Bacterial RNase P class A from Rhodobacter sp., 411 nucleotides, folded computationally. It matches the Rfam family "Bacterial RNase P class A". The family's RNA type in Rfam is ribozyme. Rfam's curators write: Ribonuclease P (RNase P) is a ubiquitous endoribonuclease, found in archaea, bacteria and eukarya as well as chloroplasts and mitochondria. Rfam links the family to the GO terms tRNA processing, dimeric ribonuclease P complex and ribonuclease P activity.

RNA sequence: GCGGAGGGCUGGAUGGCCGCGGCCCCAGACGAAGGUCCGGGGUCGAGGAAAGUCCGGACUCCAGCUGGCAAGGGUGCCGGGUAAUCCCCGGCGGGGGCAACCCCAGGGAAAGCGCCACAGAGAAGAGACUUCCCUUGUUCGCAAGGGUAAAGGUGAAACGGUGGGGUAAGAGCCCACCGCGGACUUGGCGACAAGGACGGCACGGCAAGCCCCACCCGGAGCAAUGCCAAAUAGGGGCCUCGCGGCGAGGCUGGUCCCGGAUCUCGGUCCGGGAUACCGCUCGCCAGGGACGCCAGCGCCCGAGAGGCCCGGGUUGGCAGCUUGACCGCCGUGGCGACACGGUCGGCAGAGGAAUGGUCAUCCAGGGCCGCAAGGCCUGGACAAAAUCCGGCUUACAGGCCCUCCGCGCAA
Repeated sequence: GCGGAGGGCUGGAUGGCCGCGGCCCCAGACGAAGGUCCGGGGUCGAGGAAAGUCCGGACUCCAGCUGGCAAGGGUGCCGGGUAAUCCCCGGCGGGGGCAACCCCAGGGAAAGCGCCACAGAGAAGAGACUUCCCUUGUUCGCAAGGGUAAAGGUGAAACGGUGGGGUAAGAGCCCACCGCGGACUUGGCGACAAGGACGGCACGGCAAGCCCCACCCGGAGCAAUGCCAAAUAGGGGCCUCGCGGCGAGGCUGGUCCCGGAUCUCGGUCCGGGAUACCGCUCGCCAGGGACGCCAGCGCCCGAGAGGCCCGGGUUGGCAGCUUGACCGCCGUGGCGACACGGUCGGCAGAGGAAUGGUCAUCCAGGGCCGCAAGGCCUGGACAAAAUCCGGCUUACAGGCCCUCCGCGCAA
C1' cells in the first nucleotide's frame, strides 16, 4: 500500500422568528370550594433499530387446593451468566476458509411406520448394463450355462478406503495401515480427548418426517385492570339434573278451643291457651353444582343449580402513564458474559394522538473549474414512541476509531 475478518461510535451543527405537548414558577379573572379560562417566564420533548410481533419477563385480572393421569406445548452437546429466554460468554465435537474468523447441534434408523425424484442393473439385508473368469457348442460374428461385484458407467449418495497376498477370475477371503465398534487405562467438573490390546466389524442417509427418550410448562393480556358519572329491558325463549327424608322450635301465620266486645247475625276486633295437620325458621342427611378425567379435602345450593340462543343499554370522564432488573463514570474480582461497591444525572407520556415550519450560516460526501488560494453546483441513509424492559431478526447513504489475518514493497 492492497485485500479480508471481528468490534465500537456517529448518522449533521449553530442562531433568529413563528407554532405545538408535559412539568415548574409568577400574575389576573370567574367560582362557596375542588377547579376553569387567559397572559408571561423557565425547562424538557422520537430510535439504533422506535420496525417484525419471533422469544423471555415485569405488571394486572381470572382459575378453590393437593396428588395422579390424559391431551397440548416447549427445550435438547458441556460448563457458566441473567429476573428469564430459541439470548449472551467460554469450551467440546463437526463443517467452510491459506488464515484471522464464520456456521451447525440431544440419543435412537436393529421398536415401528414413512421418504430418497430423475438417472441407473440396483437406493438397504439391493443388484448385473459394459467388462473379467470357467465349461460346452460354434457358421469364428457369437450363443448357452455357471462364477464374480475387483475395474468402468449412472447418480447427491451404490453395502468401508489404500497396498499386498491369494484365486480360474474375484471378494475382509487373508494380512498391514487407516477407518469403525464396545470394553479397559490415563487426563478433565463435564461435553470429550489420548493410549495400547481385542474384534473382520457394516443392513446407507433423513428423526428442523411421524415416533421413542429425558426434563419443564395454568390462562389471558394495558383494547390487562380500577374508579366515577350516565343509561337501559330486574328483557324474552329453550334445554338438563333435582324439587325428598329426619329432628328441633309456638314462631305476632293458617287451623282448633275458651272468654269478652260489636253487629246489618254474614262477620269483625281484643286477650289467653293447644300443636295432630299445613306454612315458616334452624340443624343434619340424601341429592345436585363448578376443573379435561379420577380421588381426597374445601366451597355453593339443599329448592334451586348449570347450560344454549335472541335482544336492549353504555362507545363519557379520571386513573393505570412513566423512577426503570435505568443511563454514564470510577474501583475491585473474573479469559469473558457479568457481579459487587461508590458516585453523577433526571432524559417523551400523547389520547385520533404533541416533538413542527421557515430563513441564514457552517459542515461530512460527490461533481466541475483552477498551479494554488478558492469559486460554482448538488447533497445527507433506514425510518416515527403508545404499559415498560431484556434479546433475536430485518433495513440502513455517508463518516470516524480500535484490534487481528493474508499478500506485496521498503528500512